[in-house]
RNA sequence: GCCGCCGUAGCUCAGUGGCAGAGCACAUCCUUGGUAAGGAUGGGGUCGACAGUUCAAUUCUGUCCGGCGGCACCA
Numbered sequence: 001g002c003c004g005c006c007g008u009a010g011c012u013c014a015g016u017g018g019c020a021g022a023g024c025a026c027a028u029c030c031u032u033g034g035u036a037a038g039g040a041u042g043g044g045g046u047c048g049a050c051a052g053u054u055c056a057a058u059u060c061u062g063u064c065c066g067g068c069g070g071c072a073c074c075a
Base pairs, nucleotide, nucleotide: 001071002070003069004068005067006066007065010024011023012022013021018055026042027041028040029039030038048064049063050062051061052060
């Protein structure tokens, strides 16, 4: 340099052109003599950035940024 995959909550990941989710973690409460476990409720997101298409983009397209893998080149 070229090709492919990935980027969504603190962590691990789903998801779909029309209201953004789960598990764990966190907070409060219930439960207990007390803890753990269990249960209920809740907070937490510029869906990597910019642009394009569209009535509508987290989703489709392009460019860029970052991560991973493969190939090639130089020395």